[in-house]
Predicted 3D model of a 1389-nucleotide RNA (small-subunit ribosomal RNA) from an uncultured bacterium. The sequence is in RNAcentral, with records from ENA and SILVA.

RNA sequence: AAUUCGCCCUUAGAGUUUGAUCCUGGCUCAGGACGAACGCUGGCGGCGUGCCUAACACAUGCAAGUCGAACGGGGCAUCGAGAGCUUGCUUUUGAUGCUUAGUGGCGAACGGGUGAGUAACGCGUGAGGAACCUGCCUUUCAGUGGGGGACAACAGUUGGAAACGACUGCUAAUACCGCAUAACAUGUACGGAUCGCAUGGUCUGUACAUCAAAGCCUUAUGUGCUGAAAGAUGGCCUCGCGUCUGAUUAGCUAGUUGGAGGGGUAACGGCCCACCAAGGCGACGAUCAGUAGCCGGUCUGAGAGGAUGAACGGCAACAUUGGGACUGAGAUACGGCCCAGACUCCUACGGGAGGCAGCAGUGGGGAAUAUUGGGCAAUGGGGGAAACCCUGACCCAGCAACGCCGCGUGAAGGAAGAAGGCCUUCGGGUUGUAAACUUCUUUUACCAGGGACGAAGGACGUGACGGUACCUGGAGAAAAAGCAACGGCUAACUACGUGCCAGCAGCCGCGGUAAUACGUAGGUUGCAAGCGUUGUCCGGAAUUACUGGGUGUAAAGGGCGUGUAGGCGGAGCUGCAAGUUAGAUGUGAAAUCCCGGGGCUCAACCCCGGAACUGCAUUUAAAACUGCAGCCCUUGAGUAUCGGAGAGGCAAGCGGAAUUCCUAGUGUAGCGGUGAAAUGCGUAGAUAUUAGGAGGAACACCAGUGGCGAAGGCGGCUUGCUGGACGACAACUGACGCUGAGGCGCGAAAGCGUGGGGAGCAAACAGGAUUAGAUACCCUGGUAGUCCACGCUGUAAACGAUGAAUACUAGGUGUGGGAGGACUGACCCCUUCCGUGCCGCAGUUAACACAAUAAGUAUUCCACCUGGGGAGUACGACCGCAAGGUUGAAACUCAAAGGAAUUGACGGGGGCCCGCACAAGCGGUGGAGCAUGUGGUUUAAUUCGAUGAUACGCGAGGAACCUUACCCGGGCUUGAACUGUCGUGGAACGACCGGGAGACCGGAAGGCCAGCAAUGGCCGCGACAGAGGUGCUGCAUGGUUGUCGUCAGCUCGUGCCGUGAGGUGUCGGGUCAAGUCCCAUAACGAGCGCAACCCCUGCGUCCAGUUGCCAGCGGUACGGCCGGGCACUCUGGACGGACUGCCCGCGCAAGCGGAGAGGAAGGCGGGGAUGACGUCAAAUCAGCACGGCCCUUACGUCCGGGGCGACACACGUGCUACAAUGGCCGGCACAGAGGGGAGCCACCGCGCGAGCGGGAGCGGAUCCCGAAAGUCGGUCACAGUCCGGAUCGGAGUCUGCAACCCGACUCCGUGAAGCUGGAAUCGCUAGUAAUCGCGCAUCAGCCAUGGCGCGGUGAAUACGUUCCCGGGCCUUGCACACACCGCCCGUCA
Repeated sequence: AAUUCGCCCUUAGAGUUUGAUCCUGGCUCAGGACGAACGCUGGCGGCGUGCCUAACACAUGCAAGUCGAACGGGGCAUCGAGAGCUUGCUUUUGAUGCUUAGUGGCGAACGGGUGAGUAACGCGUGAGGAACCUGCCUUUCAGUGGGGGACAACAGUUGGAAACGACUGCUAAUACCGCAUAACAUGUACGGAUCGCAUGGUCUGUACAUCAAAGCCUUAUGUGCUGAAAGAUGGCCUCGCGUCUGAUUAGCUAGUUGGAGGGGUAACGGCCCACCAAGGCGACGAUCAGUAGCCGGUCUGAGAGGAUGAACGGCAACAUUGGGACUGAGAUACGGCCCAGACUCCUACGGGAGGCAGCAGUGGGGAAUAUUGGGCAAUGGGGGAAACCCUGACCCAGCAACGCCGCGUGAAGGAAGAAGGCCUUCGGGUUGUAAACUUCUUUUACCAGGGACGAAGGACGUGACGGUACCUGGAGAAAAAGCAACGGCUAACUACGUGCCAGCAGCCGCGGUAAUACGUAGGUUGCAAGCGUUGUCCGGAAUUACUGGGUGUAAAGGGCGUGUAGGCGGAGCUGCAAGUUAGAUGUGAAAUCCCGGGGCUCAACCCCGGAACUGCAUUUAAAACUGCAGCCCUUGAGUAUCGGAGAGGCAAGCGGAAUUCCUAGUGUAGCGGUGAAAUGCGUAGAUAUUAGGAGGAACACCAGUGGCGAAGGCGGCUUGCUGGACGACAACUGACGCUGAGGCGCGAAAGCGUGGGGAGCAAACAGGAUUAGAUACCCUGGUAGUCCACGCUGUAAACGAUGAAUACUAGGUGUGGGAGGACUGACCCCUUCCGUGCCGCAGUUAACACAAUAAGUAUUCCACCUGGGGAGUACGACCGCAAGGUUGAAACUCAAAGGAAUUGACGGGGGCCCGCACAAGCGGUGGAGCAUGUGGUUUAAUUCGAUGAUACGCGAGGAACCUUACCCGGGCUUGAACUGUCGUGGAACGACCGGGAGACCGGAAGGCCAGCAAUGGCCGCGACAGAGGUGCUGCAUGGUUGUCGUCAGCUCGUGCCGUGAGGUGUCGGGUCAAGUCCCAUAACGAGCGCAACCCCUGCGUCCAGUUGCCAGCGGUACGGCCGGGCACUCUGGACGGACUGCCCGCGCAAGCGGAGAGGAAGGCGGGGAUGACGUCAAAUCAGCACGGCCCUUACGUCCGGGGCGACACACGUGCUACAAUGGCCGGCACAGAGGGGAGCCACCGCGCGAGCGGGAGCGGAUCCCGAAAGUCGGUCACAGUCCGGAUCGGAGUCUGCAACCCGACUCCGUGAAGCUGGAAUCGCUAGUAAUCGCGCAUCAGCCAUGGCGCGGUGAAUACGUUCCCGGGCCUUGCACACACCGCCCGUCA
């Protein structure tokens, strides 16, 4: 030194598209900053800063003067001398001091202000001037001699209102002018030396010519003046590089570009002029337009960058607008001049005056920015010898929280965790050690005393700030806290109010009665003399990507080629040194930033030192790479030769099939067309068919993810002309290459122009259909057009949505063309080049996918993108005959728009499969009457709820009162029921009396216990807590329930796959009623479901025996009645039994099929109970419970009466029917399951009957309630009937306090509708439907035809899964996800 390893520094994100995910992408936020403004608030100090707008207009004052030591004069004062004299006055003169209008000198070109102009050598940076100037200052050399004539002032005259002049006369100078002297100056001429990048420069010699000056004060080494040389300072000019936006500005230029000459300048130069030439600038962006002072710096940023140019510093520009010169060393001059314009002011109307972008200040504009202050004490500047004068530069003070920095508003202790506030589950919590209280301190503010530095030079003097800073003392916690936020981002939560209102909001979004999101309060969080808001800039934003992005589908590859400029470029050698690298030097002002140190008590601030200023320039060196030059090479590229392939292009000719038309023949009634039709054609002969002819267009089969071409595109055959690619060979050239902004050319279809052509097809158009309509889809016609020639247009989903070129990076398998090898061989095979497909690894990708034909790895060049909409629109320009094309915005608006993939849901997508889903059947509903529920209407009230399926004979399994919640009326108010406290009185209780509809009100005889007592139990009254509410919210809830659905699904753990949502498992092949089981399998297991376990039923066995049986015996009034007996039936307990176990077939298996044996039962035997994860904000606050809200002499409670029973209507569910498979009458039979004591009631009597009166048995396998259809016989004969029974009249029975509203039943009479029910619709697959009766709950009774059960009799049909409905699984599409009752487009309001 390098490498490796380690360590350190820098780099922070979040919200929002979705049901969820990944990506793209925009929007928004958190940070910092400010010459700020606004809102609320405000104690002190230090240091800074303060018109960003109207470069708008300015009253007033001040901001540049100074020098008498340049000059003459004037004035004043003092002194001296003289004169006049009215002896203290006038005047003259001199001196001294002060003063100063004028002449003169210097300054006024600095200092101060502003940001209008300027896109420029203006600025920055670095060079150059051999093309230049420079007052005052410094150094050096030399000189300063002698003259002259004026002009101000002044005096006089005079013009004008004024400003300001005019004329005459006098006068000084450091004012002005000659003369002398003079070179190291200048010019000319002639040399010499030397240097330079050119013109040329420097030094030097000779001759000639030309040009200077000023004194003053004084005695000093004074200060001025003149010439020359040099320095310093300041300036001027030139050049390289850099310096905003727009191409919807592409051409600009006549002194323009250059030349030689002249003028001008300090100096170069078209700077100016005459002449000559015709140039000069420009895509490396001229010209034009817009904007802008530039920089050091400042803000931000990790940096690179981006933004900015207040204050401080440098430069340039400007000074009311425009132009001009003068003076001067210097100006084209802020407080100078002249002219013109605008404006203001004065005026005697003739003329004049003015310029705050100096400091203050005023008006105006504006969201907004200060005092008409003090001082020259300091610093600095001008003048002067100096004293000194001037200085709104400057130093200070004033105003303003405008910014930065510092300090304070107290500190310690202090729990009864005070009061108050707020919340509360009522227990408490919190505010909170916070306060009070105790002790302490006194910064700042306040008062008093002292009191600076800044002042420097030898001394004295000199302070605006300022009696300020600072020090000391004093009193007293005393005088000093707000603002914003608290849904997420983002730190901080509750209550009340409000109720999609009021409002909030930076984005997402909050608010529709329980708002942590609005308003208020309490509390909390953050910051703090500030806090928020608004605006602007940078950041975050890798969201313009140099660092550091992309373009198959998200925005984005040009339609394709050719090629110009440009960019980039193969191998070797040599040289140069532009790029590059290293060293040195100069510069990069100061201030700022950074580091170190120092001074204000700290800090801000200030001072000192260092570093840095990443730049530019000069120079030295190196030569790898790039470049340049030279030589050379062949592999890139090209050429030649040979060869085969091809719908490559252009032109000409030819061919057959088909359509249509024409002619002729045959032939007859239709043809054609559609989902079905019609328009249309046809008896004037169509369609069909035969023959002949005409004409145009297109080329079946071959035909192929085959071929060719740059793309568009190209398809019958032949010929001619012609382009390209490929292979073989390795002869030639020798990097000639790649890309390609502009340019040029080609460029489907449609369209346009001119002229042809026109068979078929076919926009427009017409007609017919379809339809709500149908300017469409379908049909019949049909014109442009389609075709040809020539010309234009120049666009497409011109797509592989993938630019071109080169190189590299596993394979496999087809196919087209060529070559080689091997072979007998054209085949096959192997190798290789070019093309064209598929599969696939690594890699890439957001994913999908791509994957040697890359979307991989690299390089080069071009094109393009930067949120959605507006919009490929407008305007402009160019092109076009037009249509239109190319280029291509903005306002405004949104919080997204998108890509890929995932899970669902959905589809008039697909596949598989179920279900009384359809079909096949049977019976109904829908029509009638009635019952019942509902809607509606009505009503004082007709209480409330349930509302598609999943409300409607539902909550109701019993509304006359009660129930009852509704209405009317009458009452009660701690209440009808509950708990507690206090006071007071009394046992409780209460017959009875009065009023009343009752509730209730009023009265009232009677009537205690425990304890010593206080008092207690119980009750009344009063008061207080509190009761009560079927009042609201089922969208605050629990619980329960309906439904999908008894459907077969729904999930989890681990593993695996995927960036992820998620997938896999759960899919696939079979099978099943089933996610049932089997096989297969990156899955393996498991859970909730399914099934099974439970109950009933069907068979049997065992056990048991007050029903059953005479089975076997006996008795009998004949009835299991009695004895006797449990065998059977039965009852009710336990067990058995069924498992595809056995057989055959199929199958790997699961299992299926068959049907046999056996069996009561056969392939889950039948039925029930049982309801996964979840869906419907499904239902219920009126079963109950419960949060919140509401009522409290009523929204509570009691009573009487009414209502829930209304009735023009509408619907649901039922009953009874319409009849003969029936009605009626009579005779005769057979159940099961239940119930029964305020009960069921045998039997007897009475009544036609409901029932009544007697009355036995039975709390029940014992007694009681007990069948109908059926069957046998008779009658009716198709009729509104001997069907049907509504309705109505009458008479009754029973229950009950009570049947009027409003009960059931009985009898007599009456005898309605209805003759099988439109569209439509429901149930049911076997002991089912249908049909028949029986029982029970509730219940006094019953409006029950309902509900729940029970048995009797007892069918038909299922080919099948196309269709309707619902469901399951797989798959596909999707812009849906409150999920198709979705989303969404257009018009109109």
Record summary:
Its mean pLDDT, the model's own confidence on a scale to 100, is 85. Its Rfam family is "Bacterial small subunit ribosomal RNA". Rfam links the family to the GO terms structural constituent of ribosome and ribosome.